[in-house]
Predicted 3D model of a 369-nucleotide RNA (Bacterial RNase P class A) from a Desulfomonilia bacterium. The RNAcentral record of the sequence draws on ENA. It is recorded under the gene name rnpB. NCBI's taxonomy places the organism under Bacteria, Pseudomonadati, Thermodesulfobacteriota, Desulfomonilia. The prediction has a mean pLDDT of 79. Its Rfam family is "Bacterial RNase P class A". By type it is a ribozyme.
């Protein structure tokens, strides 16, 4: 240099033209409209994963299935989340990763290869007996060597023995229980003793220990046309059907009035809030206190947009110039291209996830100079 690790930041400006949605003002008939100012997406607005805050249900108490989380202190309104550390694993290394309780409570699984994959076994070897004496057959002991496998019953050595073996013993590692130090802890450092070694895997059941009603702003309240539903009334004349063909009387239709639910369809929830920026002080940090300052979208078929002008920004190439030993870098001209990833929808906290440009600070083993 390059190749890489960490941790911030931005997410084009500014005019012209043509439109949207919200808020006020003015006209207009307090309306339809028209005007003119003023405000209008993000870092993720996204997956909809978690947790909360609100809003309706639901609810004596205890179980039991279900689900969730799992090192230790801390923050925080909570969280499964964030910080700090402890412990293990990767990386030269800046720095990452870790769902990190229990496999001596049961159960079950370990692919292939392997005798054998957990009540140990014996393929090939040593060793020993008994036949046979043409290179062996048979019984039996052994697990040190070899051999498979990711993984094989603790490692190494002496002894011991037929050969062998924690069988025995020194050292190591491991497991249980103790004890002394340090630290709020999680742990860490050192030490004695036992028994005589215990294989992985709980992101397989399952045990432990914490935690857990359930729906979700299409939640919920309000206000209501038209048609239905109940009640009450209809002076005078006419006049339409049922109850007898006719009168009366009644009842339906009809016309007003009132009451209740309650569809379309409005209004509210709904954006001032665990709210954002600066500073200070506290804290290794996550974070909290104080001060001062600002308000910054509220559609509901769903606005926030499209076009053009110049400037800025990346990129690629030529050509001229600095600077450095060089790789290279910068800087000026031209020509050419290019702007991602993706858009609210009740709001907040985080997480994953997608995606383009740049900054700073550290790393370097191999690889150019």
């Nucleotide at each position: 240099c390059g190749a890489g690790c960490a941790g911030g930041g931005c997410a084009g400006a500014u005019g012209g033209c043509c439109g949207c949605u919200g808020a006020u003002c003015c006209g207009g008939u307090c309306a339809a409209c028209g005007g003119a100012u003023c405000a209008g997406a993000g870092g993720a607005a996204a997956g909809u994963c978690c947790g909360a805050a609100c809003u309706c249900c639901a609810c004596a108490g205890g179980g039991c299935a279900g689900g969730a989380u799992g090192g230790u202190c801390g923050c925080u309104a909570a969280c499964g989340g964030c910080g700090a550390c402890u412990g293990g694993g990767g990386g030269u290394g800046a720095c990452c990763c870790u769902a990190a309780g229990g496999a001596a409570a049961g159960u079950g699984c370990c692919a292939c290869a392997g005798a054998a994959a957990a009540u140990a076994u014996a393929c090939c070897g040593c060793c020993c007996c008994u036949c046979a004496u043409g290179g062996g057959a048979g019984a039996g002991g052994u697990a040190a060597g070899g051999g498979u496998g990711a993984a094989a019953a603790g490692g190494c050595g002496a002894g011991g023995u037929a050969a062998g073996a924690g069988c025995u013993c020194a050292c190591c590692a491991g497991u249980u229980u103790c004890c002394c130090g340090g630290g709020u802890g999680a742990c860490c450092g050192g030490g004695a003793a036992a028994g005589c070694u215990a294989g992985g895997c709980a992101a397989a059941c399952c045990c432990c220990a914490c935690c857990c009603g359930g729906a979700g702003c299409a939640a919920g309240a309000c206000c209501a046309a038209u048609a239905g539903a109940g009640g009450g009334g209809c002076u005078u004349c006419a006049a339409g059907g049922g109850c007898u063909g006719c009168c009366c009387g009644u009842c339906c239709c009809g016309c007003c009035c009132c009451u209740g639910g309650g569809u379309a369809g409005g209004u509210c929830g709904c954006u001032c809030g665990a709210g954002g920026c600066u500073g200070c002080a506290g804290g290794c940090a996550a974070c909290u206190g104080c001060a001062g300052c600002c308000c910054u979208a509220g559609a509901u078929g769903a606005a926030u947009g499209a076009u053009u002008a110049c400037c800025a920004c990346c990129c690629g190439g030529c050509c001229a110039g600095c600077a450095g030993a060089g790789a290279u870098g910068c800087c000026g001209g031209c020509c050419g291209g290019g702007g991602a990833c993706a858009a609210a929808a009740c709001c907040c906290g985080g997480c994953u996830u997608a995606u383009g440009c740049g900054c700073u600070g550290c790393u370097u083993c191999a690889g150019c100079c």